[in-house]
Molecule: SAM riboswitch aptamer (S box leader)
Organism: soil metagenome
RNA sequence: CUUAUCCAGAGUGGCAGAGGGAACAGGCCCGACGAAGCCACAGCAACCUGGUCCGAGAACCAAGGUGCUAAUUCCUGCCCAGUGGGGAGAAGAUAAG
Numbered sequence: 001c002u003u004a005u006c007c008a009g010a011g012u013g014g015c016a017g018a019g020g021g022a023a024c025a026g027g028c029c030c031g032a033c034g035a036a037g038c039c040a041c042a043g044c045a046a047c048c049u050g051g052u053c054c055g056a057g058a059a060c061c062a063a064g065g066u067g068c069u070a071a072u073u074c075c076u077g078c079c080c081a082g083u084g085g086g087g088a089g090a091a092g093a094u095a096a097g
Base pairs, nucleotide, nucleotide: 001097002096003095004094005093006092011041012040013039014038015037019030020029021028024077025076026075027074042069043068044067047065048064049062050061051060052059073091078087079086080085
């Protein structure tokens, strides 16, 4: 850079010690009943991979390579609508190339 996905799902312990929810703004929330970070184990999912299957597609199964495990990517930012909501985009994240 290209393509696909992002309203589902899944957490405990140890070390550590004050922040965190990507960035800006506004909200809202998590946090000394222990944030970020690191480690261990556990789990979720199924993009790549392997199998069912000689090939292709789909489906199912497995879980080797990644990823993930508060809240929709926490919500809003633009447009429509008019307080119920609907749509699009940017940015970001992840996977494959």